[in-house]
Predicted 3D model of a 92-nucleotide RNA (c-di-GMP-I riboswitch aptamer) from uncultured Povalibacter sp. The RNAcentral record of the sequence draws on MGnify. The coordinates come from a structure-prediction model, not an experiment, and the mean pLDDT is 77. Lineage of the source: Bacteria > Pseudomonadota > Steroidobacterales > Steroidobacteraceae > Povalibacter.
Formats: sequence, C1' cells, structure tokens
RNA sequence: GCAAACUCAUCGAAAGGUGAGGACGCAAAACUUCCGGUCUACGAGUUUCCCUUCAUGGGUGGGGAGCCGAACUCAGGGCAGCGGGGUCGCCG
Repeated sequence: GCAAACUCAUCGAAAGGUGAGGACGCAAAACUUCCGGUCUACGAGUUUCCCUUCAUGGGUGGGGAGCCGAACUCAGGGCAGCGGGGUCGCCG
C1' cells in the first nucleotide's frame, strides 16, 4: 500500500462485479484473460412425452405433438486473492 470472510446498498439469468463498513491474509493480493484450470448457463442444441407396427415380455422402427418440468453439452459471461506468461515495482 492492498483488503478475505461477513453485513448493508446496488448491477446481473447466474457465476460474480461495484460502493460503504470490516480485516483473513498478501513483494507484487499492482496491472493485463495470452495459456492451463475452474465457476455460472440468460441463450442454443440433444434426450425424456404420445400414437402406431412386431410382440409373452423386453426392445426396435416410423409418424405426430410439445417447448410445462427434469437431465446432459457449449461460453459469447466470470474467477488476476487458482497456477503459468507479459509489463511496472518500495526498504535492507
């Protein structure tokens, strides 16, 4: 010098950000998303539904409907106090 958790206010779909209070800690806890990692899913996509055929049943195929709910995938959104890289950097 900075300011974790937490509290209040505010922005945001969320993650999270901003301001005030407050200090867990930090030589880089200064700045910067270039790389890895990680968080969120407004939005986008897929599945789940119903009918029918075969059929003991399971399962498969075809057609139609729906965008209510649920699950999964993806940042274009975040984390610089996750690590690496880049820039600047106090005293001894």